[in-house]
Context: one part of a larger RNA
Order: sequence, then structure tokens, then C1' cells
RNA sequence: UUCAGGCGAGGGAACUCGGCAAAAUAGUCCCGUACCUUUGGUAGAAGGGAUGCCUGCUUUGUGAAAAGCAGGUCUCAGUAACAAGGGGGCUCCGACUGUUUAAUAAAAACACAGGUGACCGCAAGUCCGAAAGGAUGUGUAUGGUCGCCGAAUCCUGCCCAGUGACGGUAUCUGAAAACCUCGUUCAAGGGGACGAAGGACCGUUAAACGGCGGGGGUAACCAUGACCCUCUUAAGGUAGCGUAAUACCUUGCCGCUUAAUUGGCGGCUUGCAUGAGUGGCUUAACGAGAGCGCUACUGUCCCUGUCUGAAACCCG
Repeated sequence: UUCAGGCGAGGGAACUCGGCAAAAUAGUCCCGUACCUUUGGUAGAAGGGAUGCCUGCUUUGUGAAAAGCAGGUCUCAGUAACAAGGGGGCUCCGACUGUUUAAUAAAAACACAGGUGACCGCAAGUCCGAAAGGAUGUGUAUGGUCGCCGAAUCCUGCCCAGUGACGGUAUCUGAAAACCUCGUUCAAGGGGACGAAGGACCGUUAAACGGCGGGGGUAACCAUGACCCUCUUAAGGUAGCGUAAUACCUUGCCGCUUAAUUGGCGGCUUGCAUGAGUGGCUUAACGAGAGCGCUACUGUCCCUGUCUGAAACCCG
């Protein structure tokens, strides 16, 4: 000096991206326990008290034992070692338990219960196979397969013009073969008629793929614009939420928090470029998830000191 540990006056996160690491809490019994809530929880909430040993007694039990009362006694300390939760608050995301990148990612990703759509009446639909055959299926729509969303609560607006799917279709288009005809010795070949699927055409369908405007004027201060005009679309973004895990300008503006805050929270909100199952908003419980703050605690720090062990190193 490095590594692994122990202790530390006063301060107590001033350290740092960040309390990372360490410290603190800890068992059992008694008392007591808020907001919120899906009434189950939250909850070991929080917070407070007790705890050893000896003697006597009481109660319960068949008993081993357990619970309790009174008195005494020792220590710095009685769950004396080991073992053994730090706690509270606000917000985001995901409902939850679970699963995942064997060897850099455990998560807000996947799954999930639940919701919803499509196909399928069984010799079905879907899948494997060239076929035979097989799986679903010892099943039969309260079933099976496939897709999307992802507990529950409150809801899920408008658009079928485009792309797709499904259905219909008087008419048009629409291949080859067969048919009629021309042609020729036979052919090749030419023309016609018939006419499937598909398309044109007509409908339906958005919890299908997706989409959801611009300009001008207007109220007796100003400002704003319920209102009016106009262009235009398939329809012009509804309820909600909103500077957001989404906001460029942006450290938006106001309030709270701090001595000081590009942070956090609550509001406002003209949203560059939010928005309703590519779900929207809210939400108790849960989380080795993300952000912020309080308390306790501490060598993280002010600012370092010292001790033990190990290694390096030096001398012999």
C1' cells in the first nucleotide's frame, strides 16, 4: 500500500447519477393501530410496554405442561451468544401468484383469469403427410381451432371512400376442352356460340387493416367566441386524459416542497405529433420494477484515526 474484518469524539447524506455500501430494526407476549378499500384487506400498519434467575401460591389439564399472582435477587445489557422485518408518505407502469434472454437485460416484456371477433353440424373446421393414414377426438357448439385485448369498476364515439373479408348479381368481361361453321386430300389454322372461378356492378362488415380538416368574421373597454359565412372530406377526434414512459418550443405558467430544485407533486392546458379492445380513464391489493420526499440510522461524507488477520514489500 492492497484485501477481509472490529471500533470511533462532534456533526448526520453535507457523499454520490442514486443512501451504492454499511449501520439501524429484529424473537415471543400484552396494549394499540390511520388514509384508502373490490369489505377480503391495508396490518407485524404506525406507536408503546414487558422479557433473566430464585422462593411461595393460584387456575387449567389424566399428564407432559401452560397461564397468572406475590416477594426476593444479579448484571452495562435477561429473544444478553447464534438466529432474527427499518418504518411512513406521493406519483408512474403492470391488476395479482407466475414466466423470460443457461454465461452482461427479471422488466413497464411474456403469460394469466376475463372480454370480444372469426371458422366449424362432424365424412366438419384446424394441423401433419406425396398418399395411405394420423392428431384435435373415449371430444360434438356449455365443444374444438385461430386472432386481438388483458382482473374488477365506469365506458368503448364518428367513418365502409381506400385495402381486406363475407354475401348477392338482370347485365358486361372472362381460359382450355367439347359444340357449330369456314378451310383443306387429311390437318394446321380462322370465325362463332356456350360460359366456371375471378373481376366489373350492388350490398354488409372497423373488439377487420386503418382513418378521424382548413380559412374568414362576430358580444357596449380589452380579451375570448356560444354564433355566422365559406372551401372541403368516407368521416372531420366524442367521453375522458393531458407539458404526459407521449409536448418540439420547454427549465411552458401558477401553487406546494428547499436557504437555493432543469427534480417531485397538485393545478392550468391552443395536445409540434393524446384518445377510446393497435383499448380510454380510474383503481384496493401486489412488485428484488421507475421517479420524489420524510423519519430512524449510520465512517457515504466533513476528515480521517486506530486495532486484528492475510498478501505484497524491506532486512536477516
Molecule: large-subunit ribosomal RNA, domain IV
Organism: Dehalococcoidia bacterium